[in-house]
Context: one part of a larger RNA
Molecule: small-subunit ribosomal RNA, 3' major domain
Organism: metagenome
RNA sequence: UGACGGGGACCCGCACAAGCAGCGGAGCGUGUGGUUUAAUUCGAUACGCGAAGAACCUUACCAGGGCUUGACAUGUAGGUAGUAGUGAAGCGAAAGCGGAUCGAUCCUUCGGGAAGCCUGCACAGGUGCUGCAUGGCUGUCGUCAGCUCGUGCCGUGAGGUGUUAGGUUAAGUCCUGUAACGAGCGCAACCCCUACCGCUAGUUAUACGUGUCUAGCGGGACUGCCCGGUAAAACUGGGAGGAAGGUGGGGAUGACGUCAAGUCAGCAUGGCCUUUAUGUCCUGGGCUACACACACGCUACAAUGGCCGGUACAAUGGGUCGCCAAGCCGCGAGGCGGAGCCAAUCCUUAAAGCCGGUCUCAGUUCGGAUUGUAGGCUGCAACUCGCCUGCAUGAAGUUGGAGUUGCUAGUAACCGCAGGUCAGCACACUGCGGUGAAUACGUUCCCGGGUCUUGUACA
Numbered sequence: 001u002g003a004c005g006g007g008g009a010c011c012c013g014c015a016c017a018a019g020c021a022g023c024g025g026a027g028c029g030u031g032u033g034g035u036u037u038a039a040u041u042c043g044a045u046a047c048g049c050g051a052a053g054a055a056c057c058u059u060a061c062c063a064g065g066g067c068u069u070g071a072c073a074u075g076u077a078g079g080u081a082g083u084a085g086u087g088a089a090g091c092g093a094a095a096g097c098g099g100a101u102c103g104a105u106c107c108u109u110c111g112g113g114a115a116g117c118c119u120g121c122a123c124a125g126g127u128g129c130u131g132c133a134u135g136g137c138u139g140u141c142g143u144c145a146g147c148u149c150g151u152g153c154c155g156u157g158a159g160g161u162g163u164u165a166g167g168u169u170a171a172g173u174c175c176u177g178u179a180a181c182g183a184g185c186g187c188a189a190c191c192c193c194u195a196c197c198g199c200u201a202g203u204u205a206u207a208c209g210u211g212u213c214u215a216g217c218g219g220g221a222c223u224g225c226c227c228g229g230u231a232a233a234a235c236u237g238g239g240a241g242g243a244a245g246g247u248g249g250g251g252a253u254g255a256c257g258u259c260a261a262g263u264c265a266g267c268a269u270g271g272c273c274u275u276u277a278u279g280u281c282c283u284g285g286g287c288u289a290c291a292c293a294c295a296c297g298c299u300a301c302a303a304u305g306g307c308c309g310g311u312a313c314a315a316u317g318g319g320u321c322g323c324c325a326a327g328c329c330g331c332g333a334g335g336c337g338g339a340g341c342c343a344a345u346c347c348u349u350a351a352a353g354c355c356g357g358u359c360u361c362a363g364u365u366c367g368g369a370u371u372g373u374a375g376g377c378u379g380c381a382a383c384u385c386g387c388c389u390g391c392a393u394g395a396a397g398u399u400g401g402a403g404u405u406g407c408u409a410g411u412a413a414c415c416g417c418a419g420g421u422c423a424g425c426a427c428a429c430u431g432c433g434g435u436g437a438a439u440a441c442g443u444u445c446c447c448g449g450g451u452c453u454u455g456u457a458c459a
Base pairs, nucleotide, nucleotide: 001459002458003456004455005454007453008452009451010450011449012448013447015443016442019407020406021405022404023403026299027298028297029296030295031294032293033292034290035289042050043049061285062284063283064282065281066280067279070123074122075121076120077119078118079117080116085102090097091096105114106113107112125274126273128272129271130270134268135267136263137262138261139259141257146185147184148183149182150181151180152161153160154159165176166175167174191251192250193249194248196219197218198217199216200215201214202213205210222245225239226238227237228236229235301400305359306358307357308356309355310354311353317348318347319346322341323340327336328335329334366397371392372391373390374389375388376387377386413435414434415433416432417431418430419429
């Protein structure tokens, strides 16, 4: 000087407390461990993570079958005219082997050359190893308020001071004081979205006018005004006006560093290893196994509910190998059909809600697992191993031990919608709107963090 303390003082955070909804019990889904396996590819302090979507492909794993200058690139030597291309019969699961038939192109000094093919040499290739050789990127502490420098001063020196103190703030934010005076990276502001107003323009909407809509520009909030407190300060309590008030709400933005944190399987890259195989192609299988344990979710256990009928209101988005209307067929998944739309124009039903009826507390008209069967869709192909529909079946489950998670407002909770991935497959993820709470006395305690101080046999 740090680090640490079941030392002290002060302060902060959904950290506790006060509340609301959960998880932990059930069934199912996904992931992980373990076990199993020919293989259940690999990584991850992780575990709906890499993976924005494993039937083949993907695919890196396994079994079997092929190829060896190679699936891909460049150079070089030699050879090659029925050459390149086309590739029949045959073998085969395919890859591959095989080679009948047909059959070219460009330049030319007419020697030949280019492309191609064959043989050889250099080499290619490797999701093989090392993230403890690395770059780059990322996580984490943490959007925590810190981390430093120049000159000066103090100290033999390591170093200190500044950055401590008194206030204050979300903040090393600002003020006052001060052997310090200044400065940098962070904080804040500048950027984007949103709430209010004005101007301009208007494809679409609308019968027109027009607009609450769209998209461009600007205004507006600054403790600016008033009162109190305080040190004539910073700031703070209250008030007015205002759509909005003291950072209005949200996003982007992550200092010096820590963890030899993560990633050689995104990519790049040193070294090592491999070269008829650790490369590469193909068929099939596996990544989907299952006594079990854990993590994250979905659906429930019901009457604030289930079912039936009627009826209302969104926003974000996506669409031409696409979105797909009306109408018709089908109980339905879906099929036929073909209008419109390269989209503010066409397509994409919101659901909870409201109104009426029924069920009357039961393992039920709750719950939907599981299984049987008949179908639909995508796709060469749904056996291993997809999704959906009808009929039948109708399991566990009656609110969950110890423990544990999220959340302070348009938030939690509940409700649906869209998108990416994608042929098909979403209970996941990323967004969007609808309905819309309760509680916060307080900082003793738990967890994490910041500042000062103290002890130390630690560095």